Context: one part of a larger RNA
């Protein structure tokens, strides 16, 4: 030195575990902010670095409820206190709430500096201190706005490229990503100038289907409907005008005319005004009240003993019991009957949510007539240029409109994929609207042929440590034991540590602590050279 066996060190794999994650379903909730938000800075404890909580009233203050024996957070110790005259704790509503931040008296390198006005404190007086007010925009005022966010969902504006076409330019990617604006708990859309096809349907939205069809397309790559049918949901309304009335203004030949405004009237494909006649409180909307219900603390809640093994019984054995409860978690091992719970049944002073009914207000029905009047104009439509429609200019309608031209007006007008006729159908150029649908930062309930510490979120917590001027990047790190019973005392040693002693079921469970693989390093014995 090799090999073998035994036994250690090192190391932290593996097994087991879970405090944390991941995903899904259902319900709730879906905004906060000048009454100063979100997010921070700095403080507040007897002792206090961090986290948590709070704000100079500072791990807190008050009230009302719940609860019932301990309490002074994570988090020990010491000291000192509180509490059945009900503390700690939980819920609801108040008070306080430094400084920065939209930040708003002015400034500023955020958490700082410097003012003005009024009143007050203090000083002989000045300095100083306290309280309130002093930004901008809109508005006559009252009042409102701003800023944040849930990196989601929605609407609008603007709008790529990589890529695909096996190159590339039309095309595609894609009206996607990005940026900007705006809003809501949903948004948007919405009661036909819609479809259909000779039969008819009857607002919108969403799903299935029609259908990868009809089509579009360097007819390439690709793009890609609609009608009809089946479901979810279901809801319809209000103006403008004609006409009537009114105070006002301008003009006036004093008869009135015109204008804008206010009130009534009226809202449709064949209607309304107008004229004639009949009837009269229905639905709906809104405000208040309110039965019962829900949310935010909680309460009650059945039934087991002996014995054996063991450190420990929930395990074995024997004999019982409950069950609208044999879900689950915990307890020294494996518990329906030990604990928390579970099934089931109850509960709110206070605040909030929806809300049947009731009351008030609002609301406005039908028939006939048709002479006259009204029924959304720089609109429809046309031309040119674009966009958008599944549709790339095409035979290209329909929809939107930048420029120019420019109607009719009910004997009217639009549409039915160039256009014309016939026919059918609808009524533009004003407005509102629940539900079915989308999403999840947040609260609750539950579940998983999801993970189990190199996994699962980046984080068993951390956007920390650390890196970067910055935008930004971004870790590692879990486990003694049932209980600290965490090793008094003695010995060696400067200590670290070790040997006894003691605890414990176990200490090769001793804090570098469950298990403790391998590489790697020893020790002992044997053997080989």
């Nucleotide at each position: 030195g090799g090999c073998a066996u035994a036994u250690g060190g090192u190391g932290g794999a593996u097994g087991c575990c879970u405090a944390g994650g991941c995903g899904u379903u259902c319900c709730g909730a879906g905004c906060c902010g000048a009454u100063g938000a979100a997010g921070g800075a700095c403080g507040c404890g007897a002792u206090a670095a961090g986290c948590u909580g709070c704000g100079a009233u500072a791990a807190g203050u008050c009230a009302u409820g719940g609860g019932g024996a301990g309490c002074c957070g994570c988090a020990a110790g010491u000291a000192g206190g509180c509490u059945u005259u009900g503390a700690u704790c939980c819920a609801u509503g108040g008070a306080u709430c430094u400084c920065c931040a939209a930040a708003u008296g002015g400034g500023g390198c955020a958490a700082c500096c410097c003012g003005g006005u009024a009143c007050g404190a203090g000083u002989c007086a000045u300095g100083u201190c306290g309280u309130a007010c002093c930004a901008u925009c809109c508005g006559a005022a009252a009042g409102g706005a701003a800023g944040g966010c849930a990196c989601a969902c929605c609407c609008g504006g603007u709008g790529a490229a990589c890529u695909g076409a096996a190159a590339c330019a039309u095309c595609u990617a894609a009206g996607u990503a990005g940026c900007c604006g705006g809003a809501g708990g949903a948004a948007g859309a919405g009661u036909a100038a819609u479809c259909a096809a000779a039969c008819g349907a009857g607002a919108u939205u969403c799903c299935c289907u029609c259908a990868g069809u009809a089509g579009c397309g360097g007819c390439g790559a690709g793009c890609g409907a609609a009608c009809a049918g089946g479901g979810a949901a279901g809801a319809g309304c209000c103006c403008a005008a004609a006409c009537c009335g009114g105070a006002c203004g301008u003009c006036u030949u004093c008869g009135g005319a015109c204008g804008a405004c206010c009130g009534g009237g009226g809202u449709u494909g064949a209607g309304g005004a107008c004229c004639a006649g009949c009837a009269u409180c229905a639905a709906g909307u809104u405000a208040g009240u309110c039965a019962g219900g829900g949310a935010u603390a909680g309460u009650c809640g059945a039934a087991c003993a002996a014995u054996c093994u063991g450190g420990g019984a929930a395990g074995g054995u024997u004999g019982a019991g409950c069950a609208c409860a044999g879900a689950c978690g915990g307890u020294g091992a494996a518990a329906c009957u030990c604990c928390g719970g579970u099934a089931g049944a109850c509960g709110a002073a206070a605040u909030c949510c929806a809300g049947a009914g009731c009351u008030g207000a609002u609301g406005g029905g039908c028939u006939g007539g048709u002479a006259u009047c009204c029924a959304g104009a720089g609109u429809a439509c046309c031309a040119c240029g674009a966009g958008a429609c599944a549709c790339g200019u095409g035979a290209a309608a329909c929809c939107u409109u930048g420029u120019g031209g420019g109607a009719a007006g009910c004997a009217g007008g639009g549409u039915g994929g160039a256009c014309c006729a016939c026919c059918a159908u609808c009524c533009a150029a004003g407005g509102c609207a629940a539900a079915a649908u989308a999403c999840u930062a947040c609260g609750g309930a539950a579940c998983g042929a999801c993970c189990g510490a190199u996994a699962g979120c980046g984080c068993a917590u951390a956007g920390u440590a650390c890196c970067g001027u910055g935008a930004g990047g971004g870790a590692a790190a879990g486990g003694u034991g049932a209980a600290a019973a965490g090793a008094a005392c003695c010995g060696c040693g400067g200590g670290a540590g070790c040997g006894g002693a003691g605890u414990g079921a176990a200490a090769u469970a001793g804090a570098a602590c469950c298990u403790g693989a391998a590489a790697c390093c020893g020790u002992a014995u044997g053997u080989c050279u």
Molecule: large-subunit ribosomal RNA, domain I
Organism: Candidatus Cryptobacteroides sp.